[in-house]
Molecule: Bacterial RNase P class A
Organism: Nocardioides sp. GY 10127
RNA sequence: CGGGCUGGUCGGGCGACCGCGUUGCUCCCUCACGGGGGCACCGAGGAAGGUCCGGGCUCCGAAGGGCAGGGUGGUGGCUAACAGCCACCCGGGGCAACCCGCGGGAAAGUGCCACAGAGAACAGACCGCCGGGCCCUCACGGGUCAGGUAAGGGUGAAACGGUGGUGCAAGAGACCACCAGCGGCCGAGGUGACUCGGUCGGCUCGGCAAACCCCACCCGGAGCAAGGUCAAGAAGCCACCUCACGGUGGCGCGCACACGUUCGAGGGCGGCCCGCCCGAGUGUGCGGGUAGACCGCUGGAGGGUGUCGGCAACGGCACUCGUAGAUGGAUGGUCGCCCCCUGGUCACCAGGGACAGAACCCGGCCUACAGACCAGCCCGUCCG
Numbered sequence: 001c002g003g004g005c006u007g008g009u010c011g012g013g014c015g016a017c018c019g020c021g022u023u024g025c026u027c028c029c030u031c032a033c034g035g036g037g038g039c040a041c042c043g044a045g046g047a048a049g050g051u052c053c054g055g056g057c058u059c060c061g062a063a064g065g066g067c068a069g070g071g072u073g074g075u076g077g078c079u080a081a082c083a084g085c086c087a088c089c090c091g092g093g094g095c096a097a098c099c100c101g102c103g104g105g106a107a108a109g110u111g112c113c114a115c116a117g118a119g120a121a122c123a124g125a126c127c128g129c130c131g132g133g134c135c136c137u138c139a140c141g142g143g144u145c146a147g148g149u150a151a152g153g154g155u156g157a158a159a160c161g162g163u164g165g166u167g168c169a170a171g172a173g174a175c176c177a178c179c180a181g182c183g184g185c186c187g188a189g190g191u192g193a194c195u196c197g198g199u200c201g202g203c204u205c206g207g208c209a210a211a212c213c214c215c216a217c218c219c220g221g222a223g224c225a226a227g228g229u230c231a232a233g234a235a236g237c238c239a240c241c242u243c244a245c246g247g248u249g250g251c252g253c254g255c256a257c258a259c260g261u262u263c264g265a266g267g268g269c270g271g272c273c274c275g276c277c278c279g280a281g282u283g284u285g286c287g288g289g290u291a292g293a294c295c296g297c298u299g300g301a302g303g304g305u306g307u308c309g310g311c312a313a314c315g316g317c318a319c320u321c322g323u324a325g326a327u328g329g330a331u332g333g334u335c336g337c338c339c340c341c342u343g344g345u346c347a348c349c350a351g352g353g354a355c356a357g358a359a360c361c362c363g364g365c366c367u368a369c370a371g372a373c374c375a376g377c378c379c380g381u382c383c384g
Base pairs, nucleotide, nucleotide: 001380002379003378004377005376006375007374008373009372010371012338013337014336015335016334017333018332020043021042023040024039025038026037027036028035029034045355049366050365052364053363054362055361056360057223058222059221060220064274065273066272067271069219070218071217072216073215074088075087076086077085078084089103090101091100092099093098104214105213109212110211111208112207113206126153127152128149129148130147132145133144134143135142136141161179162178163177164176165175166174180204182201183200184199185198186197187196188195189194227295228294229293230292236251237250238249239248240247241246253287254286255285256284257283258282259281266278267277268276269275302321303320304319305318306317307316308315309314339353340352341351342350343349344348
C1' cells in the first nucleotide's frame, strides 16, 4: 500500500423567529364551575418496524390420570427467563484471521437415493480371469455348455475397507504385516462434552431422521381492547323521612321460549376422554339504555462514571442522573451558518444527505438503512 475477517460509534449540528404536548411556577377575570396570559425544564428509535421467542404485570384456574399436541436436542456457564448470549468440544468450509451447525438414535421399524450401471444394502456378473467336457485347426488358437471367481476394467455423487505380500487352477480379509474404521479392557489429562496413549479382537453391515419415526428433557390459559374505581342510564321495586307534593339511600334493563334447582341446567380444570370442583338460576332470540371521567401509564431485571472479580458473557460495590406519557392521538414551518457526498465554468455555484414515528414495560432474534468514522486481527506485495 492492497485485499479480507471481527467488533463498535454516529446517522446531520448550531443559532434566531413563529407554532405544538406533559409537568412546575406565576399573573388576571369569574359567586363558583371555569376561562385567558407569561416564564422555565423536558419531549420518538437503532431499529420505535416484524409480532418470531422469553418475561414482568393483571385476571381466571390450580385435582389428578391417560391419549394427543407443541418446544428443545454436544458440554459448562450467564440471565428473571429464552429457540438468546459467552466459552469450550466435535464435525464442515477457508492458506488464515474467522465463519457455519441439520450437533441424541440408521443392528426398533417403515421409507427414499433420479439417470447410468451387472449390482445402491446382507446387492451383483456387462467386459474380463481360471480350469473341465465336447467340436474345429498342422499348430497358434477359436466356438459352445456347465462350473469357479469378484483381485483388474467400466457405470456412477456414492459400489460392502486401503497398500504390500503369501497362497491359489485363477482369485478372495482365505491368511500375514502396516494403516484407517468399529468394539472390549487399561492408563493419563479435563468440572464436562471429549482428547491422547497402550493392548486385545473379529475382518469391516453406505447416505438421508431440516424423511416418518424412536429416545431424553421441558410445557396452565388469556391478555393493557388485561384489569380496576367513580359517574350515568333503563321498565320498575324496597326502606326511611314528609300532612302531602316530594326527598334520601339501596337493589335493579324488558318480553318470549327452552332446560333446571342435589335424580344438577349451566360453568371451570391449554385440546379430547375419564375424573374432580363450583352451582340456583342459566341458555337462545328480539328489543331498550349507557359508551363519560380517572387509575393502570411510567423509578424500571433503568441509564452513566469509576473500581473489583471473571478468558468471556456477565456480576458485586461506591457515587451519580431523573431523560415523552399522548388518547381524533403532541416534535412542525421559515431563515442563516457549519458538516458530509457528487458534479461543474472550481473566487464560487448547483444538486443530494438514508431506513423510518412511542401508545403498559423490558431481554432477545429477524428485516430495512444514503453516508461517515474508530479499533483489533489475517493474508499478499514493497521498503528499511